[in-house]
Context: one part of a larger RNA
Molecule: small-subunit ribosomal RNA, 5' domain
Organism: Meira miltonrushii
C1' cells in the first nucleotide's frame, strides 16, 4: 500500500501520485482607485458657490495578469546538488542620488499649443459569441507639437590688430546629457651632481627657485575626463491635490510652502541568464564513436551578453576499457524517509529549494520580464453550438463527472488569520483558512472501582481447639458511593459556526452503555476436554493432521496473544 472483520472517548491529519501527462458538462480560481490622470451618466443625494466642485455605474489612461497553484510525461553530465565567476551580461519595482547650457533670429501661444477617440445619443447586421458596421458629439499624466528665464568663469577654434619680442590680444564661433566611431590621458624604484630652459631679484658678475594633479582592482581597452565628428537626436515637466502667506514700488506686480505622479543617468534591491570545477540507477547479448558543426583558429553576423550560437574561409581534429558512443528504466534533481552495532541496503510522484510542462509539436505579439497557454496564429489528434452560411474550445487550478482500475473526500463557507496584486488603510485572491469525507498514520487511554457477607486457601501471632490480624481468590449475595459515552439550557470559541476546553438538567446494575480480532500439536504463549467427520469435508507460510477415542477439521466450553484494533495479501529493511 490495498483488502477482510470490528470500532466508544481525545488531539492530530494524509488524501486521483502508481493505472490513463486519459476525456470532461456546470460554476468559480485575477483583477485594481487615492486629497492627488481624465466625469456635462439626460445616475444617487442634496443645498445653494450659475463652468467645475459631495458620492459616482461605465469607459478611457495607469499597474498587476510571467507571482500563485497543480503536475512529474520529458530528461542519465541533462536536470539537481555543493563550489566558483560575470574583468562576459540585463533587470519593473524598492531606496539613495543626479539634472542652470533647448533659439540661431527680425511681430513671435507659454497666463498654458494641436488633431483624435472611448463611455454617451441615434441608425443598424447575423441563427449564434466577452461579433461589431456607420452617423453624431466630448476629456487627458492617453497620442502628438513645442517655446521661454537666466549668472559667470574655465577650455578649444579662428583671430581684426601690434611688432620683432619672453610676444600680447579686442572680438567672434563653438562647449548639458544621451548615441556610435576615432583618438588622448589614466602616471611613478630610491638618492645626488651637471647643462640648458623658465620666473623671480638685479651693483647686470651672478645668486635663488624650479615642491608640480591623477580614483579603484590580484588583474583591464576599469571608473572618470578630454578632443574630432556622428544620429530616423534620448532626455531637460504645456502633470495633479492640499494650504494659502509674504514683499511693497497697489501691477491683478514679484516672491513662496508640503505632497503626488513622471522622465535622464549612475548606485542599490529584488532577480535573471549564462559558465567553472567535482559528483548519477542497470546494461559489453552495445567497442568503438564523432566530421550532415564534429574538434580549433580567424572575421564578420545574431544576441542584454561569452560561445561553432550561426555564416564564410582555414587546420584536422575530439571522445573512448578510468567504459565513450548506444541501449533499459515501472528515472525530475536535492533537502529528506524506513532499516538499523559498524559498514551498508531499499526508498524519496508527494508540502522546502530548483528544473520541466499546460492535449501534441512549432511561431509569435505584448512587456522590465513570457517562446506565456484561465494570450493569439497556424498544423495534428480530439471535441461543442448551429437556421449548415459559420462559431466557440484547452480542469497536469478548486469543487464535481465519465474512464481506468486493487487503488484516492465535498459542484461546503470565509477573506477573520498568514500572505501576494492593484491607483489601494476601503477592492480582489479556489493562493490560504474553516467545516464536511476520513481506522493513511500518529497521540493520550473508558469499557469498571471499592466493602460487607459466606466459602476456600496462604503467611504471622497465639492458651496449636478456637480466635485475631494481614492478604489472595471464588460467588446468578448484598451495598452504598463515583464517574464520563450520551442528550443538552447556556456561555465560551468562530468570519459565522462546528469540534474541544467550560457547564445548569438528565444520563449504569448484567437483559446492560455487553470488545474485538486470529490463535491453542511443534516453531510459538495457550487443552491429550466434550460433541460431529472418517485420508471425505476441511486444515496446514513450513514440519505435518485427517483412512472411527482426530491436542491440528467443523463446532460447544475452556484457554492464550495483542487490543480499539486485530487479521490476510504484496513491496522492502
Nucleotide at each position: 500500500u490495498a483488502u477482510g472483520c470490528u470500532u466508544g472517548u481525545c488531539u492530530c491529519a494524509a488524501a486521483g501520485a502508481u493505472u490513463a501527462a486519459g476525456c470532461c458538462a456546470u460554476g468559480c480560481a485575477u483583477g485594481u482607485c487615492u486629497a492627488a490622470g481624465u466625469a456635462u451618466a439626460a445616475g444617487c443625494a442634496a443645498u445653494u458657490u450659475u463652468a467645475c466642485g459631495g458620492u459616482g455605474a461605465a469607459a478611457c489612461u495607469g499597474c498587476g495578469a510571467a507571482u500563485g497553484g497543480c503536475u512529474c510525461a520529458u530528461u542519465a553530465a541533462a536536470u539537481c546538488a555543493g563550489u566558483u565567476a560575470u574583468a562576459g551580461u540585463u533587470u519593473a519595482u524598492u531606496u539613495g542620488a543626479u539634472g542652470g547650457u533647448a533659439c540661431u533670429u527680425u511681430a513671435c501661444u507659454a497666463c498654458a499649443u494641436g488633431g483624435a477617440u472611448a463611455a454617451c445619443u441615434g441608425u443598424g447586421g447575423u441563427a449564434a459569441u466577452u461579433c461589431u458596421a456607420g452617423a453624431g458629439c466630448u476629456a487627458a499624466u492617453a497620442c502628438a507639437u513645442g517655446c521661454g528665464u537666466a549668472a559667470a568663469a574655465g577650455c578649444c577654434c579662428c583671430g581684426a590688430c601690434u611688432u620683432u619680442u619672453u610676444g600680447g590680444a579686442a572680438g567672434g564661433g563653438g562647449u548639458g546629457u544621451a548615441u556610435u566611431u576615432a583618438u588622448u590621458a589614466g602616471g611613478u624604484a630610491a638618492a645626488a651632481a651637471c647643462c640648458a630652459a623658465c620666473c623671480g631679484c638685479u651693483u647686470c658678475g651672478g645668486c635663488g627657485u624650479c615642491c608640480u594633479u591623477u580614483g579603484g582592482u590580484g588583474a583591464a581597452u576599469c571608473a572618470u575626463a578630454a578632443u574630432a565628428a556622428c544620429u530616423u537626436u534620448u532626455c531637460u515637466a504645456a502633470u495633479c491635490g492640499c494650504a494659502u502667506g509674504g514683499c511693497c514700488u497697489u501691477g491683478u506686480g514679484c516672491c513662496g510652502g508640503c505632497g503626488a505622479u513622471g522622465c535622464u543617468u549612475c548606485a542599490u534591491u529584488c532577480a535573471a541568464a549564462u559558465a567553472u570545477c567535482u559528483g548519477c540507477c542497470c546494461u559489453a547479448u552495445c567497442a568503438a564513436c564523432u566530421u550532415u558543426g564534429a574538434u580549433g583558429g580567424u572575421a564578420g553576423g545574431a544576441u542584454a551578453g561569452a560561445g561553432g550560437c550561426c555564416u564564410a574561409c582555414c587546420a584536422u581534429g575530439g571522445u573512448u576499457g578510468c567504459a565513450a558512443c548506444g541501449g533499459g528504466u515501472a528515472a525530475c534533481g536535492g533537502g529528506g524517509a524506513a532499516u538499523a552495532a559498524g559498514g551498508g541496503u531499499u526508498c524519496g510522484a508527494u508540502u522546502c529549494c530548483g528544473g520541466a510542462g499546460a492535449g501534441g509539436g512549432a511561431g509569435c505579439c505584448u512587456g522590465a520580464g513570457a517562446a506565456a497557454c484561465g494570450g493569439c496564429u497556424a498544423c495534428c489528434a480530439c471535441a461543442u453550438c448551429c437556421a449548415a452560411g459559420g462559431a466557440a474550445g484547452g480542469c497536469a487550478g478548486c469543487a464535481g463527472g465519465c474512464g481506468c482500475g486493487c487503488a484516492a473526500a465535498u459542484u461546503a463557507c470565509c477573506c477573520a488569520a498568514u500572505c501576494c496584486c492593484g491607483a489601494c488603510a476601503c477592492g480582489g485572491g479556489g493562493a490560504g483558512g474553516u467545516a464536511g469525507u476520513g481506522a493513511c498514520a500518529a497521540u493520550a487511554a473508558a469499557u469498571a472501582a471499592c466493602a460487607a457477607u459466606a466459602u476456600a486457601g496462604g503467611g504471622c501471632c497465639u492458651u496449636a481447639c478456637a480466635g485475631g490480624u494481614c492478604u489472595u481468590a471464588u460467588a446468578a449475595u448484598u451495598g452504598g458511593a463515583a464517574u464520563g459515552a450520551g442528550u443538552a439550557c447556556a456561555a465560551u470559541u468562530u468570519a459565522a459556526a462546528u469540534c474541544c476546553c467550560u457547564u445548569a438538567a438528565c444520563g449504569a446494575g448484567g437483559a446492560a452503555c455487553a470488545a474485538u480480532u486470529g490463535g491453542a500439536g511443534g516453531g510459538c504463549a495457550a487443552g491429550u476436554c466434550u460433541g460431529g467427520u472418517g485420508c471425505c469435508a476441511g486444515c496446514a507460510g513450513c514440519c505435518g493432521c485427517g483412512g472411527u477415542a482426530a491436542u491440528u477439521c467443523c463446532a460447544g466450553c475452556u484457554c492464550c496473544a495483542a487490543u480499539a484494533g486485530c487479521g490476510u495479501a504484496u513491496a522492502u529493511u